[in-house]
RNA sequence: AGGAUAAACGCUGGCGGCAUGCUUAACACAUGCAAGUUGAACGUUUAAAAAUUUCGAUUUUUAAAAGUAGCGGACGGGUGAGUAUCACCUAAGAAUCUACCCUUUGAACUAGAAUAACUAUUGGAAACAAUAGCUAAUACUUGAUAGUGCUAAAGUGCAAAAUUUGAAAAAAGUCAAAGGAUGGGCUUGGGUCUGAUUAGUUUGUUGGUCAGAUAAUAGCUUACCAAGACUAUAAUCAGUAGCUGGUCUUAGAGGAUGAUCAGCCACAUUGGGACUGAGACACGGCCCAGACCCCUACGGGGGGCAGCAGUGAGGAAUUUUCCGCAAUGGGCGAAAGCCUGACGGAGCAAUGCCGCGUGGAGAAAAAGAAGGCUCUUGGGUUGUAAACUCCUUUUUUCGAAGAAGAAAAAAAUGACGAUAUUCGAAGAAUAAGCAUCGGCUAACUUCGUGCCAGCAGCCGCGGUAAUACGGGGGAUGCGAGCGUUAUCCGGAAUUAUUGGGCGUUAAGGGUCCGUAGGUGGUUAUUAAAGUCGACUGUUAAAUUCUAAAGCUCAACUUUAGAAAGUCAGUCUGAUACUCAAUAACUUGAGAUAGACAGGGGUAGAGGGAAUUUUCGGUGAAGCGGUGAAAUGCGUAGAUAUCGAAAAGAACACCAGAGGCGAAAGCGCUCUACUGGGUCUAUACUGACACUCAUGGACGAAAGCUAAGGUAGCGAAUAGGAUUAGAUACCCUAGUAGUCUUAGCUGUAAACAAUGGAGAUUCGGUUUUGGUUUUAUAAAUCAGAUCUUAAGCUUACGCGUUAAAUCUCCCGCCUGGGGAGUAUGCUCGCAAGAGUGAAACUCAAAGGAAUUGACGGGGGCCCGCACAAGCGGUGGAGCACGUGGUUUAAUUCGAUGCAACGCGAAGAACCUUACCAGAAUUUGACAGUUCAUUGACUUUUCUUGAAAAAGAAUUUUUGUUUUAAAACACAAUGAAAACAGGUGGUGCAUGGCUGUCGUCAGCUCGUGUCGUGAGAUGUUGGGUUAAGUCCCGCAACGAGCGCAACCCUCGUUAUUUGUUAGUCUUUAUGGCAUCUAAUAAGACUGCCAGCGAUGAGUUGGAGGAGGGAGAGGAUGAGGUCAAGUCAGCAUGCCCCUUAUAUUCUGGGCGACACACAUGCUACAAUGGUCAAUACAAAGGGAAGCUUGCUUGUAAAAGUUGGCAAAUCUCAAAAAAUUGAUCUUAAUUCGGAUUGUUGGCUGCAACUCGCCAACAUGAAGCUGGAAUCGCUAGUAAUCGUCGGUCAGCCAUACGACGGUGAAUACGUUCUCGGGCCUUGUACACACCGCCCGUCACUCAGGCAAAAUCGAAUAUGCCCAAAAUCAAUAUACUUUUAAUAAAGAAGUUGUCUAAGGUAAAUCUGGUAAUGCCUGAGAAGUCGUAACAAGGUAACCGUAC
Repeated sequence: AGGAUAAACGCUGGCGGCAUGCUUAACACAUGCAAGUUGAACGUUUAAAAAUUUCGAUUUUUAAAAGUAGCGGACGGGUGAGUAUCACCUAAGAAUCUACCCUUUGAACUAGAAUAACUAUUGGAAACAAUAGCUAAUACUUGAUAGUGCUAAAGUGCAAAAUUUGAAAAAAGUCAAAGGAUGGGCUUGGGUCUGAUUAGUUUGUUGGUCAGAUAAUAGCUUACCAAGACUAUAAUCAGUAGCUGGUCUUAGAGGAUGAUCAGCCACAUUGGGACUGAGACACGGCCCAGACCCCUACGGGGGGCAGCAGUGAGGAAUUUUCCGCAAUGGGCGAAAGCCUGACGGAGCAAUGCCGCGUGGAGAAAAAGAAGGCUCUUGGGUUGUAAACUCCUUUUUUCGAAGAAGAAAAAAAUGACGAUAUUCGAAGAAUAAGCAUCGGCUAACUUCGUGCCAGCAGCCGCGGUAAUACGGGGGAUGCGAGCGUUAUCCGGAAUUAUUGGGCGUUAAGGGUCCGUAGGUGGUUAUUAAAGUCGACUGUUAAAUUCUAAAGCUCAACUUUAGAAAGUCAGUCUGAUACUCAAUAACUUGAGAUAGACAGGGGUAGAGGGAAUUUUCGGUGAAGCGGUGAAAUGCGUAGAUAUCGAAAAGAACACCAGAGGCGAAAGCGCUCUACUGGGUCUAUACUGACACUCAUGGACGAAAGCUAAGGUAGCGAAUAGGAUUAGAUACCCUAGUAGUCUUAGCUGUAAACAAUGGAGAUUCGGUUUUGGUUUUAUAAAUCAGAUCUUAAGCUUACGCGUUAAAUCUCCCGCCUGGGGAGUAUGCUCGCAAGAGUGAAACUCAAAGGAAUUGACGGGGGCCCGCACAAGCGGUGGAGCACGUGGUUUAAUUCGAUGCAACGCGAAGAACCUUACCAGAAUUUGACAGUUCAUUGACUUUUCUUGAAAAAGAAUUUUUGUUUUAAAACACAAUGAAAACAGGUGGUGCAUGGCUGUCGUCAGCUCGUGUCGUGAGAUGUUGGGUUAAGUCCCGCAACGAGCGCAACCCUCGUUAUUUGUUAGUCUUUAUGGCAUCUAAUAAGACUGCCAGCGAUGAGUUGGAGGAGGGAGAGGAUGAGGUCAAGUCAGCAUGCCCCUUAUAUUCUGGGCGACACACAUGCUACAAUGGUCAAUACAAAGGGAAGCUUGCUUGUAAAAGUUGGCAAAUCUCAAAAAAUUGAUCUUAAUUCGGAUUGUUGGCUGCAACUCGCCAACAUGAAGCUGGAAUCGCUAGUAAUCGUCGGUCAGCCAUACGACGGUGAAUACGUUCUCGGGCCUUGUACACACCGCCCGUCACUCAGGCAAAAUCGAAUAUGCCCAAAAUCAAUAUACUUUUAAUAAAGAAGUUGUCUAAGGUAAAUCUGGUAAUGCCUGAGAAGUCGUAACAAGGUAACCGUAC
């Protein structure tokens, strides 16, 4: 993601039908209405009419009014506060009442006195009331009769009635009794939420007896008696809640819910109380008290919308102060009828469900119109969509007709209703939105924005190319609705009965004993409680389901049926299983006998080694301790050594993956007492068993109390070291403790992280104790290790000692943190233990395994990596680069190795990108169009710093061609697109490059293994420079790398021979060198050893060269967001009279300083002077320049050669020989500075090179540290080239000359490769990560104090009312004291109130504390690798 709702909110909104509509404040209510009716019960009053009339009035009829009386106001309607209760549901029951209604039977005789209304007077504002008088009844009363209660009976108590209407018939009513129906009251079984951080509750309480009370049973009530009753199957207490049929969801089991409709209950402003009555403790009745509101003349009165409308308030939120009694139903009445906010209807609201519409067709239509959007500029899309033509009229508007609902004899009667419906007319006319488009999830592009604005259900998106934000276009989904929010179920097997788990992820109790409970071996019989069956009753109706029917369909409604339960009853129903009873059994369990093993336990006794101390002897300077030291001990004699003594603690070897115990745990020897186990045998008992909540016992170490003891060790503590610090690790000391006794504590990573018991299921190896056996072997029982099949497991692994397959019982778990914390309670001397939350916060935390990376892990191997050597750097001066600083500018880039003599193979101008100033604006450069002029071009002058501006001057025109044009080129001018940018981004890119590294690695196909990530191959044994090769192997093959192929050098041969060389002497000569082309050669090929008869390796021979001959080019897959936008290219962004372009001058060359790379030196292996030798490679025409001349020289002049094996640069230098210097800042060293010259070039000041003369600085071999190099190498010596006018070149690239030393070896340093191991890392150790402190926010705990709510209790006061007692005012009655009623008074009980001490719960809160989160801090570095002292658990400090 689905479904649902009494819903609300946002946007939108055409119609109809059927439903629904204060979920919040049981908050307060203005106004109107919601319960009356009967004149056929009664008297009276008023009005009208008629009749009669004595004219006063009377009678009749009609209408109205209040009163007496009757029935009804206990129904109907509302609400859900209270209630965890026989309130409700279901099934039974006995002791009970029932107005009106029905049935049956009988009766209605007699006597009488009042009273309201009314009249009069009076009080009061009113409400209302008082006194006096009159009157009636189906009102009230007496007697009789019937009846009925109690009682065994006799007897005795109580004790009926009414009439009205009508001419009559008749009708309606009254009383009594019995029965029915209906509706109540009562009792019982079962069911009915959460909490044990609520474990004990109860005194009318539980029962009995006499009595009272009630319609009736009953402690319902009183008195007396007994001491019971309820509770772990959860009492009591606290919290929450009306219950049910049903409703929603679900495959089901369940879960959630209790609006509308229906049944029951409770309530009516809050609390209490009774009266009347058939029925009430009464919504629109009464009394009292409290709170609130209203009226008042202040004396006193009145009120109760949780009835229908409606108002205020509360709230996200819920309607009209409508019509009608026409229908249905109710009350009264004989009836007509009256009343009925029940009800029937209408109104409002898309609140829900259902239906319909907003047009249809077109072979009429593609120029796929315009417009929009997009674009690779071609197009694509919106889109047959529109427009257009034709058609239709549900709906809409207007007009006409017009029901059913209404009838059981007929008539009359319709709120709805100008309704539904039908017909006619008009005209596409009146009618579409909402949400979404990153994945889950159907649907994609553009612009804007730039970690901003914002989105977000979860993951997450946004930091300049956003399908995720906002707008546009397009698309998708649903559609008069759509989306969001809230709530419930589902998915969720995520509380698991169906249907989960507990070795390592959350989870086995530390261990045992054992109560309740649960479960339980074999056989038979009985019984029938569970179980199963049949029948009966009930489970209201509605709802749901099935089948039909009625509204045009549907929603909706109607009819019929089915279904619905742990329910109850009946049946000599069934009897397999379970339970029960009885009788048996032996295999579970126990028991007996005989053996056996053992650190099992408790107590006592004994022992030696070692350590320390003390005493004595010997002895003489140190000992001790460590990485190294120091504190400490020692000349007052230590350590060492010998002897003696004392003390306490622990028991070497044996000793083992071995034994015993429930676990904790148990080890010198002996003795005593004692628990358990195993084996073998058996003739005993006969299910006696298993597991166990609560409970009890044991329970390491540390710790506590008391008393001892104290050798060694040793928290704390002290000192010494280490260190940035070191409250640590190390060292020297050392208290508690460790030991014993008696108690307490009750926890550990108390672990096999694996509860106990039983059964079943392949094997192998080892081992302990038994049995059988002469012995071994073998078998078997009970234990203890390892390995493994099936099976199980996420995997790791487990695997007859199960984590396999089954049964029974107990304990425990339900995301991480907060937290094993807070609080309450229990235990404890304390420490603390047990039980044990929530708020808040995160989107993870975790397990196992995989691939990497990393390790102050391991193994193997390599490298100028170390070592062994040689020479340097670091110190000096200078050169050069960088940083820094400075500056108008010191342009920019490169920054560990892998920037720093790097880009730059060459900055005086130019270069040049920088700065100052002066200029230009289609531009210095490209291409297009138009116009004008014209081949190109040269020179001079003025101003100016130059660019530039101005003036003059020279030349006098290209190709085609019909002479007018066209074309080409150039210049100038104009135009619009554009040019231009060394501006930004190397983290948008291409290309190129560096680096690990010339390290030996990096991968693929198929197959196989694994749930998978992945593995195998690529690992292993050898070997190699090499993943080089060989062997083995669930692998077999292959690719990129390695190697080889290429170049140079080394040997030889052949060929070549210009301008090479050389010889002999000149020829048609020879040749070793040289030149440069082609070949040959080297392959572990041969021999021997080793090796596996392999790969290969060691040595040897031959050979110019030997095991890759030396050097170069060649750089796998990848890593570093490595470097470069300033070589070039390039996306996007930015500038466009400037960030473009031109010019002059300046700067890139600065200078307290720091670093890198070099040169020259410090000297005698040398300097200087003289003489004499020997190379290779390379360059040369704007060039190299010979020779000669001049000059001290740089160089100049002149002449000649060479486009080069011919000429030239060009001298090679170190070397050799000779001379001199003689250890000195010097004849070393050459910086610096002065003067004079030379050269290049428009130009040499900033800022070039060279020469000569003069000057003559530092420096006497360089601290810590660090670099290069393994042979023609290092070291040393000179030569050339590129760039280039010149040159800051000591640089860079090449060339040859002379020419060493050393390598034992892989312990260490650095880097790398392979295998393995650990990991909390994966941005990969420059990782991760912990705690205190400081700041902010949030939540919580404690808390002096303070404000409430609720509950129960004690005491005080006590209204109304019932009951009881009393009373003699009053009333009735009577012949009468009597009798009846009764104001008043008193008592019991009691609401409210007051007071006291509590319990429980909530609010506020000074202050204190804890936890979480936050972004960046402070201090350290505890953990993860051997994390640098292995980590962790309990305890103490």

Annotation
This is a predicted structure of a 1437-nucleotide RNA (small-subunit ribosomal RNA) from Caulerpella ambigua. NCBI's taxonomy places the organism under Eukaryota, Chlorophyta, core chlorophytes, Caulerpaceae, Caulerpella. It matches the Rfam family "Bacterial small subunit ribosomal RNA".